[in-house]
Context: one part of a larger RNA
Molecule: small-subunit ribosomal RNA, 5' domain
Organism: uncultured bacterium
RNA sequence: GGAUGAACGUUGGCGGCGUGCCUAAUACAUGCAAGUCGAACGAAGACUGUAGUAAUACUGUCUUAGUGGCGAACGGGUGAGUAACGCGUGGGUGACCUGCCCCGAAGUGUGGGAUAACAGUCCGAAAGGAUUGCUAAUACUGCAUAAUAUCCAAGAGAUUAGAUGCUUUUGGAUUAAAGGAGUAAUUCGCUUCGGGAGGGGCCUGCGUCCCAUCAGCUAGUUGGUAAGGUAAUGGCUUACCAAGGCGAUGACGGGUAGGGGACCUGAGAGGGUGGCCCCCCACAAUGGAACUGAAACACGGUCCAUACACCUACGGGUGGCAGCAGUAGGGAAUAUUAGUAAUGGGCGAAAGCCUGAACUAGCAACGCCGCGUGUGCGAAGAAGGCCUUCGGGUCGUAAAGCACUUUUUGAGAGGAUGAGGAAGGACGGUACUCUCAGAAUAAGUCUCGGCUAACUACGUGCCAGCAGCCGCGGUAACACGUAGGAGGCAAACGUUAUCC
Numbered sequence: 001g002g003a004u005g006a007a008c009g010u011u012g013g014c015g016g017c018g019u020g021c022c023u024a025a026u027a028c029a030u031g032c033a034a035g036u037c038g039a040a041c042g043a044a045g046a047c048u049g050u051a052g053u054a055a056u057a058c059u060g061u062c063u064u065a066g067u068g069g070c071g072a073a074c075g076g077g078u079g080a081g082u083a084a085c086g087c088g089u090g091g092g093u094g095a096c097c098u099g100c101c102c103c104g105a106a107g108u109g110u111g112g113g114a115u116a117a118c119a120g121u122c123c124g125a126a127a128g129g130a131u132u133g134c135u136a137a138u139a140c141u142g143c144a145u146a147a148u149a150u151c152c153a154a155g156a157g158a159u160u161a162g163a164u165g166c167u168u169u170u171g172g173a174u175u176a177a178a179g180g181a182g183u184a185a186u187u188c189g190c191u192u193c194g195g196g197a198g199g200g201g202c203c204u205g206c207g208u209c210c211c212a213u214c215a216g217c218u219a220g221u222u223g224g225u226a227a228g229g230u231a232a233u234g235g236c237u238u239a240c241c242a243a244g245g246c247g248a249u250g251a252c253g254g255g256u257a258g259g260g261g262a263c264c265u266g267a268g269a270g271g272g273u274g275g276c277c278c279c280c281c282a283c284a285a286u287g288g289a290a291c292u293g294a295a296a297c298a299c300g301g302u303c304c305a306u307a308c309a310c311c312u313a314c315g316g317g318u319g320g321c322a323g324c325a326g327u328a329g330g331g332a333a334u335a336u337u338a339g340u341a342a343u344g345g346g347c348g349a350a351a352g353c354c355u356g357a358a359c360u361a362g363c364a365a366c367g368c369c370g371c372g373u374g375u376g377c378g379a380a381g382a383a384g385g386c387c388u389u390c391g392g393g394u395c396g397u398a399a400a401g402c403a404c405u406u407u408u409u410g411a412g413a414g415g416a417u418g419a420g421g422a423a424g425g426a427c428g429g430u431a432c433u434c435u436c437a438g439a440a441u442a443a444g445u446c447u448c449g450g451c452u453a454a455c456u457a458c459g460u461g462c463c464a465g466c467a468g469c470c471g472c473g474g475u476a477a478c479a480c481g482u483a484g485g486a487g488g489c490a491a492a493c494g495u496u497a498u499c500c
Stems, first nucleotide, its partner, number of pairs: 001500004006496005013371006019364002021330001026328003030325003035070003040067002043064005049058003077283003086208008096200003101196008109143004118133006149174009179188003209255003216246003221243008258280004262273004285306005308319004336361001338360003343357001344355004374404004384395004409437006418427001444489005449470003455484005465472002
């Protein structure tokens, strides 16, 4: 000098764009953050229409607790753990999976038994539960059909480093489905198979902090055979067999740490950092486990244990903000318990609903950038301050005064783009435009001994104090304090901390 997610002191006019718990991965009141579908299903309620004197029957619309489907594994947060195939980069998968989406082929036949809701009875303070009876389905389930799918047996072939897994022949065996809407055409689904896209799993070469005052480490350890397990390879697991495997090219141990794109600095090489944004990983009070599912060992799912907190009729229950706001605590320190139009996402045939994702607004000079706080003329120079050799010098064209302008400010009027296709805009009566008023609404801060731009007076008297370093202060202090003046930067200026 540059830089910062900064903080502190003094000061503070406006706008645009960004950024904002770095500490306690501490504890959390309250509200919201994941629903949706009645065109899968029965039922209940409300309303309406038609027929009828009425009871009632039929039709339609709306709402929804439950069954069922899809979603809830995305999106959002945090960085505790992790020195690791975690990440980065380059490969491999001849060892693999893939819901929704796209393309292609074929099919969608026929039966059955339940159950929630509901009604009744009962237990419990509650959370919730038991039992009897009834009912539907795209819920569950039997049979049929079926191969280029899967399995078994036998055989052939190509490519390849390598075929058990690729291609292919024959024979046998096994395995599927669901309906809804519509007058209909049709359409949305369902089942099986092949391919694709996008997504993921696993393996691997190389790279990836400090300590040797850590030098030896290792029994599922290293390899083999067999079996199990997985979508899949593999000591991943188990049994048996062998005795291996790693290490000064730093094993093992200890400390620290999420990694990268990037960011800061620097001419570069390098050094430092990993906040915002993007990619990957890990985590969800702490520890463990599986279930469902295409995918989780699942932040707002389940079970168990632990700690903590809350409710309780003392028998027993409930909870998890490292989602958005917000509270307490900690701290030098970090914001609103705001709004909903678009965009993206979930569901739906659609209308649409939901969405603290997102977009906006609010707070903060926290940062960067831009603008303003007037412009011109105006005395051999007012008053006043300060200094003085008492002559004067200086603040100083500075002020006053005269003439002007209106960025900004205030008031009034109009008023968007963003919404596409008739309507529909949170932001927002905002941005912007026009008119009017009036210099009006707007300057500080640090320094002035040398480094280092800028000096005098008074006060103080090794005191009070200053200080980045050298050093100032003990009676003439350009170094302390005040005043006048000056210098620097400027809506900021200075200090502290950290990096280059």